[in-house]
Context: one part of a larger RNA
RNA sequence: GGAUGAACGCUAGCGGCAGGCCUAACACAUGCAAGUCGAGGGGUAGAGGAAGCUUGCUUCCUUGAGACCGGCGCACGGGUGCGUAACGCGUAUGCAAUCUGCCUUGUACUGGGGGAUAGCCCGGAGAAAUCCGGAUUAAUACCCCAUAGUAUAUAGAACUGGCAUCUUUUCUAUAUUAAAGAACUUCGGUACAAGAUGAGCAUGCGUCCCAUUAGCUAGUUGGUAUGGUAACGGCAUACCAAGGCAAUGAUGGGUAGGGGUCCUGAGAGGGAGAUCCCCCACACUGGUACUGAGACACGGACCAGACUCCUACGGGAGGCAGCAGUGAGGAAUAUUGGUCAAUGGACGCAAGUCUGAACCAGCCAUGCCGCGUGCAGGAUGACGGUCCUAUGGAUUGUAAACUGCUUUUAUACGGGAAGAAACCCCUCUACGUGUAGAGGGCUGACGGUACCGUAAGAAUAAGGAUCGGCUAACUCCGUGCCAGCAGCCGCGGUAAUACGGAGGAUCCAAGCGUUAUCC
Numbered sequence: 001g002g003a004u005g006a007a008c009g010c011u012a013g014c015g016g017c018a019g020g021c022c023u024a025a026c027a028c029a030u031g032c033a034a035g036u037c038g039a040g041g042g043g044u045a046g047a048g049g050a051a052g053c054u055u056g057c058u059u060c061c062u063u064g065a066g067a068c069c070g071g072c073g074c075a076c077g078g079g080u081g082c083g084u085a086a087c088g089c090g091u092a093u094g095c096a097a098u099c100u101g102c103c104u105u106g107u108a109c110u111g112g113g114g115g116a117u118a119g120c121c122c123g124g125a126g127a128a129a130u131c132c133g134g135a136u137u138a139a140u141a142c143c144c145c146a147u148a149g150u151a152u153a154u155a156g157a158a159c160u161g162g163c164a165u166c167u168u169u170u171c172u173a174u175a176u177u178a179a180a181g182a183a184c185u186u187c188g189g190u191a192c193a194a195g196a197u198g199a200g201c202a203u204g205c206g207u208c209c210c211a212u213u214a215g216c217u218a219g220u221u222g223g224u225a226u227g228g229u230a231a232c233g234g235c236a237u238a239c240c241a242a243g244g245c246a247a248u249g250a251u252g253g254g255u256a257g258g259g260g261u262c263c264u265g266a267g268a269g270g271g272a273g274a275u276c277c278c279c280c281a282c283a284c285u286g287g288u289a290c291u292g293a294g295a296c297a298c299g300g301a302c303c304a305g306a307c308u309c310c311u312a313c314g315g316g317a318g319g320c321a322g323c324a325g326u327g328a329g330g331a332a333u334a335u336u337g338g339u340c341a342a343u344g345g346a347c348g349c350a351a352g353u354c355u356g357a358a359c360c361a362g363c364c365a366u367g368c369c370g371c372g373u374g375c376a377g378g379a380u381g382a383c384g385g386u387c388c389u390a391u392g393g394a395u396u397g398u399a400a401a402c403u404g405c406u407u408u409u410a411u412a413c414g415g416g417a418a419g420a421a422a423c424c425c426c427u428c429u430a431c432g433u434g435u436a437g438a439g440g441g442c443u444g445a446c447g448g449u450a451c452c453g454u455a456a457g458a459a460u461a462a463g464g465a466u467c468g469g470c471u472a473a474c475u476c477c478g479u480g481c482c483a484g485c486a487g488c489c490g491c492g493g494u495a496a497u498a499c500g501g502a503g504g505a506u507c508c509a510a511g512c513g514u515u516a517u518c519c
Stems, first nucleotide, its partner, number of pairs: 001519004006515005013371006019364002021329001026327003030324003035072003040069002046063008079282003088207008098199002103195008111145004121134005151176008161166001181187002208254003215245003220242008257279004261272004284305005307318004335361001337360003343357001344355004374405004384396005411455005419446001424441008463508005468489003474503005484491002
């Protein structure tokens, strides 16, 4: 000199953009953060209507929540950085060792049967959470048979490729193995192939400190077989062999999420890993599996533990490192806000519903940028202050007053957006039977915001540090090694340009300084 997620002190007018718990991965009150589908299903409370006659009941029809069965989603999005020195990350490859719901393309199908079970109803247990029993019922829930492809097993033939173990592909025969309908002209379902996307695994290279850590290792290293996995593999098991790693740093300990990037520097380097993007890991602590295309699952389940809460003492409920917010800790870090209008996501034929993602608004000078606090004239160089003194000067100082002018921002009044064209509805055109295109209509949280116009008026708006040298800027008074200053050198013991005050000056400026940290 540059920089920061900064803090503290004094001060403070506005706007735009960005940023805002770095500490206790400490504990959490309350609300919200993941639902959706009636075009899968039985329907129910309720509401409306009709008929009857025993006139307050019965039957029927329409509509219809919530809940339940079922499907998809809940593995995304959002948070945090604990753990991890690792194929975790980065980079480059490979899988002939793999899987992939929804999506796209193509081909072929969607046949016949069956038994249950929630819910509703009835009964019971319990303080509650909730649970048990009886009868009865549906489906795109579940099961059986048929048919086809695929896959697997056995037998055989042809053929391709690779660096190897080896292997892609095709054909024949046998055995086993699918489906779901609803609607009213669409959405589905099943099987297979290809694509796309996503994921898993493996390998080369790179990736902090300590040798005052020198030896480490028995599933350990390899082989055979088996099991298991989507898949290879000591991944696991049995047997066999005795290997494997290491001063080019094994093992152990400490520290730490990694990268893109950021700061600095001429560069080489050095330091860091906030915000944003990618990957990884975690979800009170530890462990485990289930379901599923995908989890060993933040707002799922089970077990154990610590903690908190309810209790009728028998037993139960819970997990903010989601958004706000509270306490605690700390030098320190914000609203218990609005809207789904846009973008994106889940579900749905769609309307639409949900979305603390997201978009907005609020607070904060935390940073960067921009603007303003007037402009011009004005000497009597006023008063006052300070300093000098030859009693007259110098300085503050064009500064003020005063005169003229302007009006950004602020104030008042009026107007007033873009972001939004789609979905959907209507019309037309082309094709051909529901797609594409064109036109019209509807849709704005922000927000009466941005922006524009009018009105009046200098009106509403400047501080901080420093002045011995480094280093821009000097005098007076007070004090007297005292009080105090100080980044270094140092200053102060009676004339202090260094302390405290005053006047003046210098540098920055809605900021200025100090502290901390990095180069």
Molecule: small-subunit ribosomal RNA, 5' domain
Organism: Flavobacterium beibuense